[in-house]
Context: one part of a larger RNA
RNA sequence: CUGGGCGUAAAGCGCGCGUAGGCGGUUUAUUAAGUUGGAUGUGAAAUCCCUGGGCUUAACCUGGGCAUUGCAUCCAAAACUGGUAGGCUAGAGUUUGAGAGAGGGGAGUGGAAUUUCCAGUGUAGCGGUGAAAUGCGUAGAUAUUGGAAGGAACAUCAGUGGCGAAGGCGACUCUCUGGCUCAAAACUGACGCUGAGGUGCGAAAGCGUGGGUAGCAAACAGGAUUAGAUACCCUGGUAGUCCACGCUGUAAACGAUGAGAACUAGCUGUUGGUCUCGAUUAUAGAGAUUGGUAGCGUAGCUAACGCGUUAAGUUCUCCGCCUGGGGAGUACGGCCGCAAGGUUAAAACUC
Numbered sequence: 001c002u003g004g005g006c007g008u009a010a011a012g013c014g015c016g017c018g019u020a021g022g023c024g025g026u027u028u029a030u031u032a033a034g035u036u037g038g039a040u041g042u043g044a045a046a047u048c049c050c051u052g053g054g055c056u057u058a059a060c061c062u063g064g065g066c067a068u069u070g071c072a073u074c075c076a077a078a079a080c081u082g083g084u085a086g087g088c089u090a091g092a093g094u095u096u097g098a099g100a101g102a103g104g105g106g107a108g109u110g111g112a113a114u115u116u117c118c119a120g121u122g123u124a125g126c127g128g129u130g131a132a133a134u135g136c137g138u139a140g141a142u143a144u145u146g147g148a149a150g151g152a153a154c155a156u157c158a159g160u161g162g163c164g165a166a167g168g169c170g171a172c173u174c175u176c177u178g179g180c181u182c183a184a185a186a187c188u189g190a191c192g193c194u195g196a197g198g199u200g201c202g203a204a205a206g207c208g209u210g211g212g213u214a215g216c217a218a219a220c221a222g223g224a225u226u227a228g229a230u231a232c233c234c235u236g237g238u239a240g241u242c243c244a245c246g247c248u249g250u251a252a253a254c255g256a257u258g259a260g261a262a263c264u265a266g267c268u269g270u271u272g273g274u275c276u277c278g279a280u281u282a283u284a285g286a287g288a289u290u291g292g293u294a295g296c297g298u299a300g301c302u303a304a305c306g307c308g309u310u311a312a313g314u315u316c317u318c319c320g321c322c323u324g325g326g327g328a329g330u331a332c333g334g335c336c337g338c339a340a341g342g343u344u345a346a347a348a349c350u351c
Stems, first nucleotide, its partner, number of pairs: 004322003007305002012319001014201004021194003025088007033081002035077008049065006091191001092188004096183004103177007110154001115149007125136002162169002206247006215241002220236004258318006266296012279283001300307002324351003333344004
């Protein structure tokens, strides 16, 4: 180097975009770099191998041959790969018309509820627990009625429903904007796939500056429990949770399953289109086709569990990653960060 793997045993980067590189549909002509055949030269000798000879054999020595799978030059071939030139339309994309959607940014609006404040009614409790106590309340609480303020989240609808590359997204209206699907034609003509570096996005917590703070609530205080109780339970309560701008760049970032393409029995549900049929003329329904999503299941695969046209089946292309447990995702160094820390990443030693 080849060979084996990556759902759960070690192993898929959290997810996009994309540079180099790798790989790449169909057809004609041409070229001859790769490729193939032949010739010539070279590939020292010794060694190896084959076959003779010499020491009584052997080891050993020695003659001849093969081999030396390589390199260079020349001649030839043109199927495949590559190059050049010209076509094609099945991949990819554009146009047209429809459609669904919590996809994203900004602005505005709404009601329910909690809390606080003001006012009325009203009186001795309220609250909380397994039971209590701390706590609140005659300075009038809890309850109840009316009003006001403010912040945060949007009940029902709601669904193994939808959208998004992932993180994620849920009141309503307006506005700006991305992607997707379907139908029927027309157009471009391989424009494609993957993607080391690079670059962007990236839950929660955390950090910086400035706001905001209703509820909840790390830390903290008190009450309980207990042998103790730095907890579980209760009463309070600050960062934080919210907003703007910037940073951080990690998660069981999970489908623990990289992306793209092709092929390989079926059945059932659901969701978005299109077409047809139909009793009725508002639309149940049935069938066909197409895009998602979910449950079974054949072949096959798998150590088993299970997966099974949304593959973990059968193949191809490209990237990432793994190589016994611990030491250790640590030390040192580099890079990044305000810090917290992140990333890259060993060894001794030990079993």

Small-subunit ribosomal RNA, central domain from an uncultured Gammaproteobacteria bacterium, 351 nucleotides, folded computationally.
The prediction has a mean pLDDT of 89.